[in-house]
Annotation: Predicted 3D model of a 314-nucleotide RNA (Archaeal signal recognition particle RNA) from Thermococcus thioreducens. The RNAcentral record of the sequence draws on ENA. Its Rfam family is "Archaeal signal recognition particle RNA". The family is grouped with related families in Rfam's "SRP clan". It is annotated as a non-coding RNA gene. Rfam links the family to the GO terms SRP-dependent cotranslational protein targeting to membrane, signal sequence recognition and signal recognition particle, plasma membrane targeting. NCBI's taxonomy places the organism under Archaea, Methanobacteriati, Methanobacteriota, Thermococcales, Thermococcus. It is recorded under the gene name ffs. The model forms 94% of the base pairs in the Rfam consensus.

RNA sequence: CGGCGGGCUAGGCCGGGGGGUUCGGCGUCCCCUGCAACCGGAAACCGUCGAUAUGCCGGGGCCGAAGCCCGGGGGGCGGUUCCCAAAGCCGUCCCCGGAAGCCGGGGCACAACGGUGAUCCCUCGUCCCACGGGGCCGGCGGUGGGAGGGGCGGAGCUGGAGGGCUCCGCUAACUCCCUUUGCCCGCCGAACCCCGUCAGGCCCGGAAGGGAGCAGCGGUAGGCGGGACGUUCGGCGCUCGUGGGGUAGCGGGGGUGAGCGAGCCCCGGUGGAAGGGGACGGUGGAGGGUUCCCACCCUCGGGCGCGCCCGCCG
Numbered sequence: 001c002g003g004c005g006g007g008c009u010a011g012g013c014c015g016g017g018g019g020g021u022u023c024g025g026c027g028u029c030c031c032c033u034g035c036a037a038c039c040g041g042a043a044a045c046c047g048u049c050g051a052u053a054u055g056c057c058g059g060g061g062c063c064g065a066a067g068c069c070c071g072g073g074g075g076g077c078g079g080u081u082c083c084c085a086a087a088g089c090c091g092u093c094c095c096c097g098g099a100a101g102c103c104g105g106g107g108c109a110c111a112a113c114g115g116u117g118a119u120c121c122c123u124c125g126u127c128c129c130a131c132g133g134g135g136c137c138g139g140c141g142g143u144g145g146g147a148g149g150g151g152c153g154g155a156g157c158u159g160g161a162g163g164g165c166u167c168c169g170c171u172a173a174c175u176c177c178c179u180u181u182g183c184c185c186g187c188c189g190a191a192c193c194c195c196g197u198c199a200g201g202c203c204c205g206g207a208a209g210g211g212a213g214c215a216g217c218g219g220u221a222g223g224c225g226g227g228a229c230g231u232u233c234g235g236c237g238c239u240c241g242u243g244g245g246g247u248a249g250c251g252g253g254g255g256u257g258a259g260c261g262a263g264c265c266c267c268g269g270u271g272g273a274a275g276g277g278g279a280c281g282g283u284g285g286a287g288g289g290u291u292c293c294c295a296c297c298c299u300c301g302g303g304c305g306c307g308c309c310c311g312c313c314g
Stems, first nucleotide, its partner, number of pairs: 001314008011063004015033005023050005038059004067304009078293002082289003088283009101270008110261001113259001120255007127245008135236004139231003144178005150171009183227006194219004202211003
C1' cells in the first nucleotide's frame, strides 16, 4: 500500500411536485405522482422562517464512510397562461314541408226514413249560474213586571195551653191584571228535604176550638217527547219569477213542401301540426395550438465528502 472480517464517528435515508395563500419560502387546505420505507403534538385574524428562507416542537428505525447537493438534455403524469374552437342546449327570426280537421263541387255504389211531412229556416223548453217570493226539511228558543193570598226566615206585643195581632226580607207553586214568539198537550218528576189539600191516627184543651202531619189526591221547579209560534241561522232531486250564459242531442210551436243521409275516391279552398334546413345572439366547452412549472424514468456535467481503531493474509 492492497484484500477480507469486526468495532466506531461524522454523515445520509425514512418521498417529491402542481394549485391556493403570502412581500417571499415551507407547513396546515385541494389535486397529481412515486416508494420496501416512520410515529406523536399544534397551526388561516394561523405556525415557522428571510433568497444561507424548501417548515416548527418531541420521539423512533435503517445504512454508515456510505453518500449528498447544484445545473443541462430527452421521454413523460399532472397543473397553468393566452388564443382558436366542434358537439349539445336556450331564445328570436326566416325558408322548405305539408298532416289531422273543416267547407264547396263532381263521381261510384247502398240501406233506412220520407205528403201519417224529407230538408231547411225562425222560436221556445230541456242544461248551467246569480238573485228574489213561496213550499218542504233541519238547527236554535221559552219573556218581563204588578197586586192580593199562601209559604219560608226574622222581630215586636199579647193570652193559662192550642193560639191571636202587627211589622220586615225573600219567594216558583193559588187568583187576577199588564206585557211577550216565549204558549198548548202527554209522560216522568223534589234522596236532600218544594207547595196545597190532608181520611185514619197523633198533640193542646173541661168544652168550644185550635195545631203538626203520613199515605192518597192536586200542583211547582226540572227532564223527555209532540204540536203551535218565533228566528237578524242553515239546507233542498219542489215551485213561481227576474237577469245572464249555453244549446251537440232530444222535445214543443210556426213556416216551407220532396227529398235526405252516411261511406269511398277525385278536384279546389281553408287549416296549419309533425319533421327538416339556415341566420343571428347567448350558453357550452370536446379538441387543438401556445407560455411556464413539473411527480416518475433515462442520460451528461460540476461541487462537497470518501475518516478513526483492532485482527488475519499478501